[in-house]
Context: one part of a larger RNA
RNA sequence: CCCGCAAGUAGACGAAAAGACCCCAGAACCUUGACUGUACCCUGGUCUGGAAUGUUGGUCCGAUCUGCGUAGGAUAGGUGGGAGGCUUUGAAACGGUGCUCUCGGGUGCCGUGGAGCCGACGGUGAAAUACCACCCUGAUUGUAUGAACGUUCUAACCGGCCCUGUGUAGGGGUUGGGACAAGGCCAGGCGGGCAGUUUGACUGGGGCGGUUUCCUCCUAAAGGAUAACGGAGGAGCACCAAGGUCCCCUCAGCGCGGUUGGCAAUCGCGUGUCGAGUGUAAGGGCACAAGGGGGCUUGACUGCGAGUCCGACAGGACAAGCAGGGACGAAAGUCGGUCCUAAUGAUCCGGCGGUGGCUAGUGGGAGCGCCGUCGCUCAACGAAUAAUAGGUACUCUGGGGAUAACAGGCUUAUCGAGCCCGAGAGUUCACAUCGACGGCUCGGUUUGGCACCUCGAUGUCGGCUCAUCGCAUCCUGGGGGUGGAGAAGCUCCCAAGGGUCCGGCUGUUCGCCGGUUAAAGCGGUACGCGAGCUGGGUUUAGAACGUCGUGAGACAGUUCGGUCUCUAUCUCCUGCGGG
Numbered sequence: 001c002c003c004g005c006a007a008g009u010a011g012a013c014g015a016a017a018a019g020a021c022c023c024c025a026g027a028a029c030c031u032u033g034a035c036u037g038u039a040c041c042c043u044g045g046u047c048u049g050g051a052a053u054g055u056u057g058g059u060c061c062g063a064u065c066u067g068c069g070u071a072g073g074a075u076a077g078g079u080g081g082g083a084g085g086c087u088u089u090g091a092a093a094c095g096g097u098g099c100u101c102u103c104g105g106g107u108g109c110c111g112u113g114g115a116g117c118c119g120a121c122g123g124u125g126a127a128a129u130a131c132c133a134c135c136c137u138g139a140u141u142g143u144a145u146g147a148a149c150g151u152u153c154u155a156a157c158c159g160g161c162c163c164u165g166u167g168u169a170g171g172g173g174u175u176g177g178g179a180c181a182a183g184g185c186c187a188g189g190c191g192g193g194c195a196g197u198u199u200g201a202c203u204g205g206g207g208c209g210g211u212u213u214c215c216u217c218c219u220a221a222a223g224g225a226u227a228a229c230g231g232a233g234g235a236g237c238a239c240c241a242a243g244g245u246c247c248c249c250u251c252a253g254c255g256c257g258g259u260u261g262g263c264a265a266u267c268g269c270g271u272g273u274c275g276a277g278u279g280u281a282a283g284g285g286c287a288c289a290a291g292g293g294g295g296c297u298u299g300a301c302u303g304c305g306a307g308u309c310c311g312a313c314a315g316g317a318c319a320a321g322c323a324g325g326g327a328c329g330a331a332a333g334u335c336g337g338u339c340c341u342a343a344u345g346a347u348c349c350g351g352c353g354g355u356g357g358c359u360a361g362u363g364g365g366a367g368c369g370c371c372g373u374c375g376c377u378c379a380a381c382g383a384a385u386a387a388u389a390g391g392u393a394c395u396c397u398g399g400g401g402a403u404a405a406c407a408g409g410c411u412u413a414u415c416g417a418g419c420c421c422g423a424g425a426g427u428u429c430a431c432a433u434c435g436a437c438g439g440c441u442c443g444g445u446u447u448g449g450c451a452c453c454u455c456g457a458u459g460u461c462g463g464c465u466c467a468u469c470g471c472a473u474c475c476u477g478g479g480g481g482u483g484g485a486g487a488a489g490c491u492c493c494c495a496a497g498g499g500u501c502c503g504g505c506u507g508u509u510c511g512c513c514g515g516u517u518a519a520a521g522c523g524g525u526a527c528g529c530g531a532g533c534u535g536g537g538u539u540u541a542g543a544a545c546g547u548c549g550u551g552a553g554a555c556a557g558u559u560c561g562g563u564c565u566c567u568a569u570c571u572c573c574u575g576c577g578g579g
Stems, first nucleotide, its partner, number of pairs: 001579006008572001010571003014566002022400006028392004034197005041189008050153007058145002061142005067136001074129001077135005084118003093112008157177008200212003209229001213235006236381001237279001238338002243297007251275001253271005277286002280343001282341003301324004307318004313382001326335003349375007357368002407454001408452001409450003413447001415443006424434002461536001462534003466528001467525005474499003477494006501515005542560004546555003
């Protein structure tokens, strides 16, 4: 070195299971103050549903009444007709009595009475009276009708008992209840009991937080455009003047002067290119003013619009000129809001005003269109619906190393170590020792950052077993310095051969404590080692406490409990045998 046998498991990111954690998409169950439904239940109406009576209030019709401003004989309901009407079928008047009343009367009934009374005319008034008709307001009364409530009934309907019957079917009898209860239909309410669903996105994983549309500046690399959870601020209006036009004016500051007046009030002179002012952020503008004042005004117009700019589109922005009828100006002219850039919302649906179009055989109409206008923090702001929240450790499916937790990698802020400078401490003296403020390196053990292999799986803390390496050395060894007398130390240099404890507490690593020791080193090895063991911790399903939550449930809070699979093919390694 080759072959074999036996043994061991460090590796083959070993096998097994399309990761259960995490994220994304989907699902399923569960909850509730999500949304929308719905069973049940409650209530009302109506039907099955009938009779009598009382009370109350209503309606239709009939009859009879009712009606008062002032003026006027006086109590004039309205309109019309009307020259006559009533009366021995009993007028006036008187007595009794009822109703009504604006207290003056009005209107009935009975009796006495025994022949008149009223109207027209006139006068008053808005209207003229007797009588007739129709009607209004309110009232009384009658028939009818329907309603509510009460009482009673019995034959619907419901129940008990007895008889019959094979019978919890049916029938008969009797009795209790009774138009209620019960049931059908319709409606209002209640309604996680049940059902279907929703519960956005961005995001240096996700959640929490923040953001989501528009304007200004920077980032932006001297045209335009340009990202980030880059750096800073604003808007979701305001104004009938803060708009239009004509005319006029010049600010802030500073100097000097001037009563109370002071640094600063108002006044005068000078200087003053812009530092003031501009409705509101910022930028860009503006004194020839876009800034300040006054006069007159409504162009903060209607119908258009050549030509352009920006934008993927939708859409946004500028605009000469023409017509109409205007404002201001002597005129030339200017004026279709505001110094400019924010101050916003598509479509559908619906409302209001206008209108010359359409109108399901035709004419109309309903409806529609067209013009104008209104209703969205549709703010997740290009707006999925008119309308929507949560839990899952009971979970599930499809996916992702496009994305987190372990480990590795890169990085090294943090961490550890060294060096430089040397203010200072060290009685004196920077450097025996320590070393501020700073600077330069190294390491890759901490906490992180990044998200690069791995989510068709790289098992995760600690212990046990077995180790192996580094040296920035804990002990043992050799040396230099010392603020080294000796001893004991401190510090630095060399050095990795060997060594580096036993207990108590805790799952602990760590740490604290007890007792020893020459010493009880620090690190790397997938925080070495679970196809070697353990399984106390963490990290499923059970259960409880505290806390949070209405709840389902939840908590780097606690607590008790809780399945650790693999017969070794290859590499490797150990022993033995053969060549």